[in-house]
RNA sequence: GGAGAGGUCGCAUAGUGGUCGAGUGCACGCGCUUGGAAAGCGCGCAGGGCGAAAGCUCUCGCGGGUUCGAAUCCCGCUCUCUCCG
Repeated sequence: GGAGAGGUCGCAUAGUGGUCGAGUGCACGCGCUUGGAAAGCGCGCAGGGCGAAAGCUCUCGCGGGUUCGAAUCCCGCUCUCUCCG
């Protein structure tokens, strides 16, 4: 230099146009349980901006584009992995 695969809550992953800020597991918090723990069960649980609060809004690596509508399709960039030279 060329080709391919990938980047999604703290971590691992699913989701391939609308029901989706988005599911599941782990981790974490609170509670139940226990003499106390563990295990189990229930509930909760991404971040930023604005606001007194209620709430509104933005974010799926970054920036653009297509579309009524994009994590999903297209383009550029960037990072990781694999292969070729």
Background
This is a predicted structure of an 85-nucleotide RNA (transfer RNA) from a Candidatus Shapirobacteria bacterium. Rfam family: tRNA. It is annotated as a transfer RNA. Rfam links the family to the GO term triplet codon-amino acid adaptor activity. The coordinates come from a structure-prediction model, not an experiment, and the mean pLDDT is 80.